[in-house]
Molecule: transfer RNA
Organism: Ignavibacteriaceae bacterium
RNA sequence: GCCUUUGUAACUCAGAAGGUAGAGUAGUUUCCUUCUAAGAAACAAGUCGAGGGUUCGAAUCCCUCCAAAAGCU
Numbered sequence: 001g002c003c004u005u006u007g008u009a010a011c012u013c014a015g016a017a018g019g020u021a022g023a024g025u026a027g028u029u030u031c032c033u034u035c036u037a038a039g040a041a042a043c044a045a046g047u048c049g050a051g052g053g054u055u056c057g058a059a060u061c062c063c064u065c066c067a068a069a070a071g072c073u
Stems, first nucleotide, its partner, number of pairs: 001072002004069004010025004019056001027043005049065005
């Protein structure tokens, strides 16, 4: 330098064909327990890596850039 893949909640991930974002763990509160752990319920947490474009509508499609991983030279 070229090519491919990935980037979504604090962490690990889902979200095919565009219809407006979820799960588990962790966190907070409450219940339960003599206490802790375990268990139950509720809550909070994301302008979906950045910026543009297409569209009535974009995490999803297109372009540029950034970061990471693997490969080729």